Predicted 3D model of a 363-nucleotide RNA (Bacterial RNase P class A). Its Rfam family is "Bacterial RNase P class A". The family's RNA type in Rfam is ribozyme. The sequence was found by an Rfam model in a public genome assembly. The coordinates come from a structure-prediction model, not an experiment, and the mean pLDDT is 77.
[in-house]
RNA sequence: GCGGAGGGCUGGAUGGCUGCCUUGGGCAAACCCAUGCGGGUUUACCCAAGGAGGAAAGUCCGGACUCCACAAAGCAACGGUGCCGGGUAACGCCCGGCCGGGGUAACCCGAGGGAAAGCGCCGCAGAAAUGAAACCGCUUUCGCAUGCGAGAGCAAGGGUGAAACGGUGGGGUAAGAGCCCACCGCGCGACUGGCAACAGACGCGGCACGGCAAGCCCCACCGGGAGCAAUGCCAAAUAGGGGCAGCAUAUGGGCACGCUUUGGCCCCGCGGCCCGGGUUGGCAGCCAGAGGUGCUUUGGCAACAUGGCAUCAAGAUGAAUGGCCAUCCUCGACAGAAUCCGGCUUACAGGCCCUCCGCGCAU
Numbered sequence: 001g002c003g004g005a006g007g008g009c010u011g012g013a014u015g016g017c018u019g020c021c022u023u024g025g026g027c028a029a030a031c032c033c034a035u036g037c038g039g040g041u042u043u044a045c046c047c048a049a050g051g052a053g054g055a056a057a058g059u060c061c062g063g064a065c066u067c068c069a070c071a072a073a074g075c076a077a078c079g080g081u082g083c084c085g086g087g088u089a090a091c092g093c094c095c096g097g098c099c100g101g102g103g104u105a106a107c108c109c110g111a112g113g114g115a116a117a118g119c120g121c122c123g124c125a126g127a128a129a130u131g132a133a134a135c136c137g138c139u140u141u142c143g144c145a146u147g148c149g150a151g152a153g154c155a156a157g158g159g160u161g162a163a164a165c166g167g168u169g170g171g172g173u174a175a176g177a178g179c180c181c182a183c184c185g186c187g188c189g190a191c192u193g194g195c196a197a198c199a200g201a202c203g204c205g206g207c208a209c210g211g212c213a214a215g216c217c218c219c220a221c222c223g224g225g226a227g228c229a230a231u232g233c234c235a236a237a238u239a240g241g242g243g244c245a246g247c248a249u250a251u252g253g254g255c256a257c258g259c260u261u262u263g264g265c266c267c268c269g270c271g272g273c274c275c276g277g278g279u280u281g282g283c284a285g286c287c288a289g290a291g292g293u294g295c296u297u298u299g300g301c302a303a304c305a306u307g308g309c310a311u312c313a314a315g316a317u318g319a320a321u322g323g324c325c326a327u328c329c330u331c332g333a334c335a336g337a338a339u340c341c342g343g344c345u346u347a348c349a350g351g352c353c354c355u356c357c358g359c360g361c362a363u
Stems, first nucleotide, its partner, number of pairs: 001359010012328007020051007028043006053334001057345002060343005065227004070263006078223005083097005098112001099110004113218002118216002120212003135158002137154008166184006185207001186205004191200003231284004241275004246270002252267004289312001292311005298305002329332001
């Protein structure tokens, strides 16, 4: 200098005029309560502070919170995760490792338990796709005569395919074949290192029936449902409405859910289906959080944890941050909160910074 890999920050700026929302303060008017201080509501004006994101998107996970709803336990069904160790409130997330695959490498990816519990699938091509088999071919015997036919042996060579009953080399054989041998692979055994997943070296055995579980399934672990339009309060209004069938009426029946057990509560009861009417208003939930944010001691490879100091960043509700002008330059991407938080996934113009790998050149 060129190319590549991993991580972090930012996401137009400045000035002027004017327009919105929230909170606090000031001031003016009207109304209500009180009749002592004073308090509340509405409207208008002034001042100050603050006002969309790294993904606010997707709604894919995990929770906080609220209700269903008398409590606890177990089982079933359904769903989710899937190597080992750690982190976290928790997770399908994050960190560190192991193994496998890709890449020269830095790094990236993995739906990573079980195929000897059972069932199922492997199309076409090919001789043959599980306990299969000879298309081309190799060796050899016989017959006929220059190449064909029949028999015996072979699965090493070639072909087909994603995959052909281990691979390479040598010996042996008529030609071959784990037939035999060496190494690799595979199976079993114990030894060493590691918390472990696993790795290493050693010994024995010619050992054979491949792949798919991102097919059903088996195993281990986890899981109630619905959701801020949850839910609670105030005001107001209506029809304290009508119909149908069922169970039970006390040694019984019912109490969120499929079943069971234990305890508790209720009983002129219980839940189910259909039709019809009123309420479309206001307040709370609503933002100080499981570290929210910034800096930092200690421990840890790290994720992160404990402690200290400082600080308080939108709460709308038919939905707030807009418009005009001027200047600058890196000439502006993806894109707007609606209960909140921890993650993942997807989209993203331009600019800046850090670390690492490969190649080339110079010193």